[in-house]
Molecule: c-di-GMP-I riboswitch aptamer
Organism: Nitrospirales bacterium
RNA sequence: UUCCGAUAAAGGCAAACCCAUUGUGAAGUGGGGACGCAAAGCCACGGGUCAGAAUUGCUGAUAGCCGGGUUACCGAA
Numbered sequence: 001u002u003c004c005g006a007u008a009a010a011g012g013c014a015a016a017c018c019c020a021u022u023g024u025g026a027a028g029u030g031g032g033g034a035c036g037c038a039a040a041g042c043c044a045c046g047g048g049u050c051a052g053a054a055u056u057g058c059u060g061a062u063a064g065c066c067g068g069g070u071u072a073c074c075g076a077a
Base pairs, nucleotide, nucleotide: 004075005074012037013036017032018031019030020029021028022027035064041070042069043068045067046066047065048062049061050060051059052058
C1' cells in the first nucleotide's frame, strides 16, 4: 500500500414512526427517534423500483435496491 472487516478504540450516519415545512406526486429539508449501516460519504453512468392520468416515449424521485465511478477514518485475524 492492496485485499479484508473485530461484540477493538475514537468518532460518524440514521429506517419505521411523530411534528414542521417544500412539492401535483414519488420524495426532499429541519427537529425528535433508532431499524440498521464499514462507505447508509459523494456521483443518476447502466439496470431496477417509484411518481407525474403513465405498458412506448418524456420529465422527475430513489445512492438505505443492485452494478459502476470516485474520495475517505481505524487496524485484530